The prediction has a mean pLDDT of 82. Transfer RNA from a Paludibacteraceae bacterium, 72 nucleotides, folded computationally. The organism belongs to Paludibacteraceae, within Bacteria.
RNA sequence: GCUGAUGUAGCUCAGUGGUAGAGCGCAUCCUUGGUAAGGAUGAGGUCGCGGGUUCAACUCCCGCCAUUAGCU
Numbered sequence: 001g002c003u004g005a006u007g008u009a010g011c012u013c014a015g016u017g018g019u020a021g022a023g024c025g026c027a028u029c030c031u032u033g034g035u036a037a038g039g040a041u042g043a044g045g046u047c048g049c050g051g052g053u054u055c056a057a058c059u060c061c062c063g064c065c066a067u068u069a070g071c072u
Stems, first nucleotide, its partner, number of pairs: 001071007010024004018055001026042005048064005
């Protein structure tokens, strides 16, 4: 330099055009003499950045950035 993949909650990841979710973690409460386990509720996201298409974009298109793999 060229090509591909990935980027979504603190972490690991779903979500292939129509109100952004799960598990773990975190907070509060219930239960216990107290822990652990279990149960209930809740907080936490400008979906990497900027444009475009569309009535409507995490999703489709373009550029950029970061990480990663391959080729040279």
Rfam family: tRNA. The family's RNA type in Rfam is transfer RNA.